[in-house]
RNAcentral holds the sequence, with entries from ENA and MGnify. This is a predicted structure of a 72-nucleotide RNA (transfer RNA) from a soil metagenome. Rfam family: tRNA. By type it is a transfer RNA. Rfam's curators write: Transfer RNA (tRNA) molecules are approximately 80 nucleotides in length. The coordinates come from a structure-prediction model, not an experiment, and the mean pLDDT is 84.
RNA sequence: GGGCGCUUAGCUCAGCGGGAGAGCGCCGCCCUUACAAGGCGGAGGUCGGUGGUUCGAAACCACCAGCGCCCA
Numbered sequence: 001g002g003g004c005g006c007u008u009a010g011c012u013c014a015g016c017g018g019g020a021g022a023g024c025g026c027c028g029c030c031c032u033u034a035c036a037a038g039g040c041g042g043a044g045g046u047c048g049g050u051g052g053u054u055c056g057a058a059a060c061c062a063c064c065a066g067c068g069c070c071c072a
Base pairs, nucleotide, nucleotide: 001071002070003069004068005067006066007065010024011023012022013021018055026042027041028040029039030038048064049063050062051061052060
């Protein structure tokens, strides 16, 4: 330098163009003599950035950035 993949909650990841979610973790309550487990509830997100397409974008397109793999 070229090609491909990934970027969404603290972590691991889902998410056929129309309400942003799960598991684990965290907080509170219940249960227990107590802890763990279990039950109930809750907080937590500029969906990497900028533009474009569209009535409407986390999703489609372009560019940029970061990370990884391959080639040179």